[in-house]
Context: one part of a larger RNA
RNA sequence: UGCACAUGGUGGAUGCCUUGGCGAUUACAGGCGAUGAAGGACGUAGAAGCUUGCGAUAAGCUGCGGGGAGUUGGCAAACAAACAUUGAUCCGCAGAUUUCCGAAUGGGGAAACCCGGCCCUUGGGGUCAUCCGUAUCUGAAUACAUAGGAUACGCGAAGCGAACGUGGCGAACUGAAACAUCUAAGUAGCUACAGGAAAAGAAAUCAACCGAGAUUCCCAGAGUAGUGGCGAGCGAAAUGGGAUCAGCCUGCAAGUGAUAUAUCAAUGAGAUAGUGGAACAUUCUGGAAAGUAUGAUCAUAGAGGGUGAAAGUCCCGUACACGAAAUCCAAUGAUAAGUACUAGGCUUGCGACAAGUAGGGCGGGACACGUGAAAUCCUGUCUGAACAUGGGGGGACCAUCCUCCAAGGCUAAAUACUCGUAAUCGACCGAUAGUGAACAAGUACCGUGAGGGAAAGGUGAAAAGAACCCCGGGAGGGGAGUGAAAUAGAUUCUGAAACCGUGUGCAU
Numbered sequence: 001u002g003c004a005c006a007u008g009g010u011g012g013a014u015g016c017c018u019u020g021g022c023g024a025u026u027a028c029a030g031g032c033g034a035u036g037a038a039g040g041a042c043g044u045a046g047a048a049g050c051u052u053g054c055g056a057u058a059a060g061c062u063g064c065g066g067g068g069a070g071u072u073g074g075c076a077a078a079c080a081a082a083c084a085u086u087g088a089u090c091c092g093c094a095g096a097u098u099u100c101c102g103a104a105u106g107g108g109g110a111a112a113c114c115c116g117g118c119c120c121u122u123g124g125g126g127u128c129a130u131c132c133g134u135a136u137c138u139g140a141a142u143a144c145a146u147a148g149g150a151u152a153c154g155c156g157a158a159g160c161g162a163a164c165g166u167g168g169c170g171a172a173c174u175g176a177a178a179c180a181u182c183u184a185a186g187u188a189g190c191u192a193c194a195g196g197a198a199a200a201g202a203a204a205u206c207a208a209c210c211g212a213g214a215u216u217c218c219c220a221g222a223g224u225a226g227u228g229g230c231g232a233g234c235g236a237a238a239u240g241g242g243a244u245c246a247g248c249c250u251g252c253a254a255g256u257g258a259u260a261u262a263u264c265a266a267u268g269a270g271a272u273a274g275u276g277g278a279a280c281a282u283u284c285u286g287g288a289a290a291g292u293a294u295g296a297u298c299a300u301a302g303a304g305g306g307u308g309a310a311a312g313u314c315c316c317g318u319a320c321a322c323g324a325a326a327u328c329c330a331a332u333g334a335u336a337a338g339u340a341c342u343a344g345g346c347u348u349g350c351g352a353c354a355a356g357u358a359g360g361g362c363g364g365g366a367c368a369c370g371u372g373a374a375a376u377c378c379u380g381u382c383u384g385a386a387c388a389u390g391g392g393g394g395g396a397c398c399a400u401c402c403u404c405c406a407a408g409g410c411u412a413a414a415u416a417c418u419c420g421u422a423a424u425c426g427a428c429c430g431a432u433a434g435u436g437a438a439c440a441a442g443u444a445c446c447g448u449g450a451g452g453g454a455a456a457g458g459u460g461a462a463a464a465g466a467a468c469c470c471c472g473g474g475a476g477g478g479g480a481g482u483g484a485a486a487u488a489g490a491u492u493c494u495g496a497a498a499c500c501g502u503g504u505g506c507a508u
Stems, first nucleotide, its partner, number of pairs: 001507009015493001016458002020429002022426007029418002031160002039101003042055003046079001049075003061095006070083003106115003116128005130157002132154007164195001165193005175182001179229001205212002216243005226234002247410003251350006261336005267330002270328003274322003280295003284291001296313002298302001304316003359383008369395001390405005445452002465492001468479004
């Protein structure tokens, strides 16, 4: 030095586990905000840090309910000081307080800071932005007036929010095996505004000589008819079957009577705390029984979880039954209420029934349809009718025929989505997986910044976390002790390989 066997170190694979994720289903909810939001800064405990809660009344204050023995949140134990059957801690509902920044709104500003005016008061409290609406008072050029100004009032707006929605603006990579029309795509992105849905919507619609009868969504029709450097591609409709169904309004006058809504009352399907809830003992093994054995027992409950191994009958629960002072919600009744709001009460009469519009020329855009034979819809520009004896459409256009009535408006449901709440589920993951994040994670760290962005889980049933002795400055170790086990000793379950030793044997 090599090989073999044995035994260690290092390392953290594998196995097992799960506090965390992922994906669904059903129901609810679908908003919060000048009564100051979302999100933060700074504080706040006897006690330094992080986290949770809270706000100078600061891990909390008050009231009303629930509940019933311990409690002063967690990491995180100990100490101190307290509270509690005169009912604490805890849970629910309602209220009080709620620094500073932030739409941020008295003015300013490099957010969490600086500087004011007025009133009350002297600790301190209140108020002062802009726009819009309403009312009042004023009031120019300019006589009346108007613009403007001032004051008061307004639970009027603003800002935030995951996706879904409607409108406006609107790419490129890419594909066409290059590329320009085309495609990607009216997508991404930006933007305005809204709702729990939005949008659309009661035919100037289709159809085809038969007829249908608002809109929306799904299935088929159909990758069809078409369109297309007829390339790549794009791509209907009628019709049929389903989901869901709902129709209406306008100006004036007259009449009739009672809807939305608000308040109150009693009631309770329900929501926000909760309550009751059946039935087992012994033997053996073992550290421990839920395992084994023997004999029982409940079941409208043998879902699930926990307990020192595998429990219907030990614990929490489960089936089932019950429960609210307070707030919400639902329906019912009473009162007020046709002035207003509201799509909208009903009846009658009179009236109205939409003009720079329809259409046309030029240029664009949307329609599955790229200008084409190109109808239909929208309109930047120039023009420009008719008036129900009328007008639009039926894919150039004309006639016949059929069908409808534009240029005003409203409208539930079927449909889309899930930041969130509750319950349940998974031939989903199990710590290099599953969220980036099971841990002080959008943290540490990097970057001027926009932004990028980790690693990191497991002692044991219980800390019983090793008193005491020895070596050592300590670290660490050897005894002793705990424990079923300490090669479970805190870098702690299991503990593979690479890599590094030690002992013995053999070989050189």
The part of an RNA shown here (large-subunit ribosomal RNA, domain I) has 508 nucleotides and comes from Oxalobacter vibrioformis. The prediction has a mean pLDDT of 82. Its Rfam family is "Bacterial large subunit ribosomal RNA".